The RNA shown here (small-subunit ribosomal RNA) has 1447 nucleotides and comes from an uncultured organism. Rfam family: Bacterial small subunit ribosomal RNA. Model confidence (mean pLDDT): 81 of 100. RNAcentral holds the sequence, with entries from ENA and Greengenes.
[in-house]
RNA sequence: GAGUUUGAUCCUGGCUCAGAACGAACGUUAGCGGUGUGGAUUAGGCAUGCAAGUCGCGCGCGAAAGCCUUCGGGCGAGUAAAGCGGCGAAAGGGUGAGUAACACGUAACCAACGUACCCUCUAGAUCGGGAUAACUGCUGGAAACGGCAGGUAAUACCGAAUGGACUGGUCAGCGGGCAUCCGCUGAUUAGUAAACGGUGGCGUAAGCUGUUGUUAGGGGAGCGGGUUGCGGCCUAUCAGCUUGUUGGCGGGGUAACGGCCCACCAAGGCAUCGACGGGUAGCGGGUCUGAGAGGAUGAUCCGUCACACUGGGACUGAGACACUGCCCAGACUCCUACGGGAGGCUGCAGUCGAGAAUCUUCCGCAAUGGGCGAAAGCCUGACGGAGCGACACCGCGUGCAGGAUGAAGGCCUUAGGGUUGUAAACUGCUGUCACGCCAUAGGAAAGACCACGUGUUAAUAGCGCGUGGGUUGACUAAAGCGAGAGGAAGAGCCGGCUAACUCCGUGCCAGCAGCCGCGGUAAGACGGAGGGCUCGAACGUUGUUCGGAAUCACUGGGCAUAAAGAGCACGUAGGUGGCCUGCUAAGUCGGAUGUGAAAUCCCUCGGCUCAACCGGGGAACUGCAUCCGAUACUGGCAGGCUCGAGGACGGGAAGGGGAAGCUAGGGGAGCGAACGGGAUUAGAUACCCCGGUAGUCCUAGCCGUAAACGAUGGGCACUAGGUAGUGGGAAUACCUAUGUUUCUCACUGCCGUAGCAAAUGUGUUAAGUGCCCCGCCUGGGGAGUACGCUCGCAAGGGUAAAACUCAAAGGAAUUGACGGGGGAUCACACAAGCGGUGGAGCAUGUGGUUCAAUUCGAAGCAACGCGAAGAACCUUACCUGGCCUUGACAUGCAUGGAUUAGCCCUGUGAAAGCAGGGUGACGGCCCUUCGGGGUUGGAACAUGCACAGGUGUUGCAUGGCUGUCGUCAGCUCGUGUCGUGAGAUGUUGGGUUAAGUCCCGUAACGAGCGAAACCCUUGUCGUUAGUCGCCAGCGGGUAAUGCCGGGGACUCUAGCGAGACUGCCGUUGUCAAAACGGAGGAAGGUGGGGACGACGUCAAGUCAUCAUGGCCCUUAUGGCCAGGGCGACACACGUGCUACAAUGGUCUGUACAAAGGGUUCCUAGACCGCAAGGUGGAGGCAAUCCCAUAAAGCAGGCCCCAGUUCGGAUUGCAGGCUGCAAUUCGCCUGCAUGAAGCCGGAAUCGCUAGUAAUCGCGUAUCAGCCAUGACGCGGUGAAUAUGUUCCUGAUCCUUGUACACACCGCCCGUCAAGCCACGGAAGCGGGGAGCGCUCGAAGUCGUUAUGUCCAACCUUCGGGGGGACGGCGCCGAAAGCGAGCUCCGUGACUGGGACUAAGUCGUAACAAGGUAGCCGUAGGGGAACCUGCGGCUGGAUCACCUCCUUU
Repeated sequence: GAGUUUGAUCCUGGCUCAGAACGAACGUUAGCGGUGUGGAUUAGGCAUGCAAGUCGCGCGCGAAAGCCUUCGGGCGAGUAAAGCGGCGAAAGGGUGAGUAACACGUAACCAACGUACCCUCUAGAUCGGGAUAACUGCUGGAAACGGCAGGUAAUACCGAAUGGACUGGUCAGCGGGCAUCCGCUGAUUAGUAAACGGUGGCGUAAGCUGUUGUUAGGGGAGCGGGUUGCGGCCUAUCAGCUUGUUGGCGGGGUAACGGCCCACCAAGGCAUCGACGGGUAGCGGGUCUGAGAGGAUGAUCCGUCACACUGGGACUGAGACACUGCCCAGACUCCUACGGGAGGCUGCAGUCGAGAAUCUUCCGCAAUGGGCGAAAGCCUGACGGAGCGACACCGCGUGCAGGAUGAAGGCCUUAGGGUUGUAAACUGCUGUCACGCCAUAGGAAAGACCACGUGUUAAUAGCGCGUGGGUUGACUAAAGCGAGAGGAAGAGCCGGCUAACUCCGUGCCAGCAGCCGCGGUAAGACGGAGGGCUCGAACGUUGUUCGGAAUCACUGGGCAUAAAGAGCACGUAGGUGGCCUGCUAAGUCGGAUGUGAAAUCCCUCGGCUCAACCGGGGAACUGCAUCCGAUACUGGCAGGCUCGAGGACGGGAAGGGGAAGCUAGGGGAGCGAACGGGAUUAGAUACCCCGGUAGUCCUAGCCGUAAACGAUGGGCACUAGGUAGUGGGAAUACCUAUGUUUCUCACUGCCGUAGCAAAUGUGUUAAGUGCCCCGCCUGGGGAGUACGCUCGCAAGGGUAAAACUCAAAGGAAUUGACGGGGGAUCACACAAGCGGUGGAGCAUGUGGUUCAAUUCGAAGCAACGCGAAGAACCUUACCUGGCCUUGACAUGCAUGGAUUAGCCCUGUGAAAGCAGGGUGACGGCCCUUCGGGGUUGGAACAUGCACAGGUGUUGCAUGGCUGUCGUCAGCUCGUGUCGUGAGAUGUUGGGUUAAGUCCCGUAACGAGCGAAACCCUUGUCGUUAGUCGCCAGCGGGUAAUGCCGGGGACUCUAGCGAGACUGCCGUUGUCAAAACGGAGGAAGGUGGGGACGACGUCAAGUCAUCAUGGCCCUUAUGGCCAGGGCGACACACGUGCUACAAUGGUCUGUACAAAGGGUUCCUAGACCGCAAGGUGGAGGCAAUCCCAUAAAGCAGGCCCCAGUUCGGAUUGCAGGCUGCAAUUCGCCUGCAUGAAGCCGGAAUCGCUAGUAAUCGCGUAUCAGCCAUGACGCGGUGAAUAUGUUCCUGAUCCUUGUACACACCGCCCGUCAAGCCACGGAAGCGGGGAGCGCUCGAAGUCGUUAUGUCCAACCUUCGGGGGGACGGCGCCGAAAGCGAGCUCCGUGACUGGGACUAAGUCGUAACAAGGUAGCCGUAGGGGAACCUGCGGCUGGAUCACCUCCUUU
């Protein structure tokens, strides 16, 4: 920096990602080289080899093989080996178990110490002695290993002498310091050394001389020991620890201080600045990361500590309590003759085991370094090298240039093309690496050796220096030559973060996933492919660390509501502190000095061809210590001041703490948990009602918690105001009063500026600006829970985790939606009315059922007389059966041949179809005997191939069309303004309207889509026109009729106009919009009706109107045909028709429409039939003719309240019509039959005027018709509306919200199931650290000299001195016993918790959530919960009061 909480927003906050790193591991892949690096786990066990020896110039001894031989021996050879002795073995190498410590780091100190080898200085080395390994002999034992006797040497050991030096004591003097003291000088006293060794030269010898070793002492260098300050882990759910403990005196011990150890004395010492305990861990230089500060880490390299099978112990030594030494104990392994022995890879290799995981049983001492030696030299798994591992870093290569019909193939495609892609092929070129050949530079030059010179010396020894010669390589391999593009590319990813996209497969499957999340038939997220992106001999994954994370905040965070102010106070330690002056110099600041090892990091220069790597120089190491200086600030000391956060006065306090609850004793009216009863309810362990115990009250004592709240810790200071109130003080002119006004102090409210804040808000009563102090927070859940501790009589309180789980949880605000919230308004929404439905019969649609099939769709309103404005066949999509397969239909290709097309016929069949026969065309050309023949072609046919076809699927892939909210009044935009933002404003408010209609107001001003208007129709008039319409006047004619001439007046027709606009008057209203009333008018306030349907909602409906993507079928899911079905029928529902009758039925007569339709059609008059209808055909392509009589109505007659002269279902018979065909399954007619039904339960529908109601007429579809349907037309023609409380729906404003797939929402708890981790638990098992006691190894120390033994000295030779072994004692490891502590594992059973797709019971919470919720407490209840008491607002609504704002 990004992703992720939301519909969206801002904030808080967690989770996750991008970076770097690694001693890594795993997966896939792999050409070369350089430099590094490689047992992180079991400090588990180890076979085998090697890793520490060396010195003959310390010493005494002293072979053999083999060769030669004169057979005596010689050489080998004084060699090897062993031994005594010296030095080394305490270094080098390994590991990190232990250790929280002076272990480490750093800075100091030792006046409290040691030091072999090395350097330097001084002085020496006299005289003696006795042993012992080796060796020889005997002997024990399986072995390991011994025993006895003899016998020998030393630079091994011992005695004596000397001693200027050293050590100790005493005395004197001088100097210094840091408390004890230190140094120097002198005197005195006591004690303490040795290797005249080794090896050279000269010399007959004596001796001289070189070198090395040796003794004592001083000094140095380096190394070691000890002490101290400071620094660096977690835990207080470890708060008290300690008896050698703390100190002293005196001893012992040590190189040395010291309770290090011992005796005695005292009672101290440590600790909240974290003692003691527990857990973890080697520490540092450094390393990784980071801007830094930090955080993490301690591999390789360097320093240091600790350890060496586990535990203990000492010996030797300059140095060890000793990695490859010793003793003891233990575990383990091995050998054994069973008696006893041996061993220690955390050295280099290697092996087993465990593990995700870590190498060769290599070469060499050539270099560097170490040990020994005089040296040659020997030893050296230190080291130098090689090997293995892409483990890491670095470098190189896998070719370069040209090459477009943009080849082929792949993939995609809109079928054109695109892409892979200059990529390849092909042409030219180059030669790194690898390969082959050849060869050796360099790493190596010192030293040694030889020769010479020179210095020293007596010296041609020796030693030092120089020159020359020659020798030494484990390993590596530059350069050169050759050939040939030849041998050398993969891995991850491609939804967002995050660079990179398409196709196919799959179908919530298989799978992916770091987070968000993908997958339920069109997946850029799974798998494959093509393409692409990123890295590249590697690429990914996993793990870990830092970063991002300001997410523990020193740099650099917070606490009203997000997590977070202890319920309040008092106060100890602690922290912090007013003004002035002086001193000091601790903090602070400056300078200097020392140190801060090297390596690393950084800069620079250089060496490997570059780089990694390596070397030189510099800087740095931010630290610590000391010295000098500064003195503003802080501190300290001293003096002063008064302004205070101080004191006095005053007041308060010895803590207190609501309610509930507990103990004891009282008290008990009312109220009232529990409890009883009654209601409510599906239930009601509740809400409501009637009772009612504890309690509520008092006294004494406990408890110690609350939404103990301003959800806001305390103190001080500063920073605009306004207004109201309470208490105190002061001043104040004046009518002096219960006054007024002003100022001021303290307190209590409200509004508000700046500022702050995520916003809400806060705002001198801060949540502003500062200082000081305290408390608290670090994602949600688990959980304020468990365990532990502590307080309490109890209830319970305080303190306070983890496993596990989620990707959120949360705050404020926004827009919606919703509310059994509020306000305003509208609608046949209710009310007021009229008529229905629901009951009956029938029609029709649907569900259900049935069926071979009853094709399919539509599903609350908004499916159900719907698609269907016409199912007997057809339709038809369904079923059964029979058939066809390029197909019933379209286009193209190839082949064929003249058969075919058309017509006729036969067989079979239900038809379709199948099989067969006859006849036989058309155009062009040629021939022709005109009969025709030949050839070719189009169409057609046959065969084959592409394809057709599908009412198969997906309306949740779609277009189009449609329904609905709703003809509801809404839905938006531009610019501006406000707000961090989502958004708001406009569109809210006051009026008004049918209306977001209009007016006024107004940080808005305008605009758009809707509303309205424009359009059609109807209502009045005018005008124009006058046929098929009309007929007043004129004429003619008829039985009659506009029948005819004519006419345009009227009706009418259909064009064009007029008319209505709240225009006029009055009233109301804001001077408005508008409303009400009136006039005029055919019509009055959108006149009536229609068409017209905003942004959008319902994944609403339709793949079966049509179109269309994907998928599916292809001798069938396609096509043809016959028959059946869509019409079934116990039932249920919707929509209708006809009725139940007298406002009626029936009969006779009679009047008045509109709008339509008509040539496969409407059909007149006439005739036949009771009728349906038939015969026949005038007229009509229509203002002409026909359908066509309108009916209710009116007039009159009958019926007389009845299952009827109501009602017509059902059924029988007889007919008619349509049609190929009325059986399933048509309509109509006549006669006969005459069912239910007497006005319809709960419930429910329509309608506000030419409406309802009622009456008939027409049309589409259509052969006919199941039409009572649908769509239209006119006739007759009502009632009611006081109104908006309620039901339903809708609009606006406001409010609450835990809702946003939006209340059909969300969501709580018990129970049941599965799974996971945890707690408790009778116990069981194991680990750890101590305590007490018992036993007591090795060993030091002490003691013993009555046991055994003994070379050095003394001796009178008897012994003595002294010592060794042994004995005893203290301490003492392991072991044993005991009581506890602590940690872990496990445990029948048990407790809650987390999670899980749709389980059960209820409905607690979110709206007034339907009883407001919540907190504390107590009781009760399957459960959420309920109830009592007190508290809170983080409660809605209404009313009132108060306050505020404005004037």